[in-house]
RNA sequence: ACGCAUCUUCAGGGCAGGGUGAAAUUCCCGAUCGGCGGUAUAGUCCGCGAGCAUAGAGAUUGCAUCGACAGAUUUGAAUCGACAUGCAGGAGCGUAAACGCUCAUGAACCGGUGGGAUUCCGGUACCGACAGUUACAGUCUGGAUGGAAGAAGAAUGCG
Numbered sequence: 001a002c003g004c005a006u007c008u009u010c011a012g013g014g015c016a017g018g019g020u021g022a023a024a025u026u027c028c029c030g031a032u033c034g035g036c037g038g039u040a041u042a043g044u045c046c047g048c049g050a051g052c053a054u055a056g057a058g059a060u061u062g063c064a065u066c067g068a069c070a071g072a073u074u075u076g077a078a079u080c081g082a083c084a085u086g087c088a089g090g091a092g093c094g095u096a097a098a099c100g101c102u103c104a105u106g107a108a109c110c111g112g113u114g115g116g117a118u119u120c121c122g123g124u125a126c127c128g129a130c131a132g133u134u135a136c137a138g139u140c141u142g143g144a145u146g147g148a149a150g151a152a153g154a155a156u157g158c159g
Stems, first nucleotide, its partner, number of pairs: 002159005007153004017029003031139002033128002035048004043126002051087004058080004062075001064073003090103005108124005130142003
């Protein structure tokens, strides 16, 4: 110095103004927001953000062998993967329970510059869980003083 383990800290933003109405930050006009890693700088590309680990019947593809060319057998390389065990587990629905299902397949194009950009510049679009609510929510309230992709840091141990 590097790797692994342990530990600490951090890790999401946003309806101004107006209309209708008994009632709406929920409807309408309008406003406004954009997690993490990768890549020419990304809400829209490729991945990730509640599942993970162990184990593994079996399936598909491939290889090889046999074959009457229909297929069969072997192997276990790749991909998927039931049951089981352990740990973790937000919300909704169903269930006596165990547990199962759902949220959980979100959304971008055109022109320009350039060696290189669906990322920059210009233009015009589009997307956004669940539950609650005097009225339908990306933006209010709640689970959540939670979890987490990940980021940074220090010491100790091991290699």

FMN riboswitch aptamer (RFN element) from Bifidobacterium tissieri, 159 nucleotides, folded computationally. The RNAcentral record of the sequence draws on Rfam. Model confidence (mean pLDDT): 76 of 100.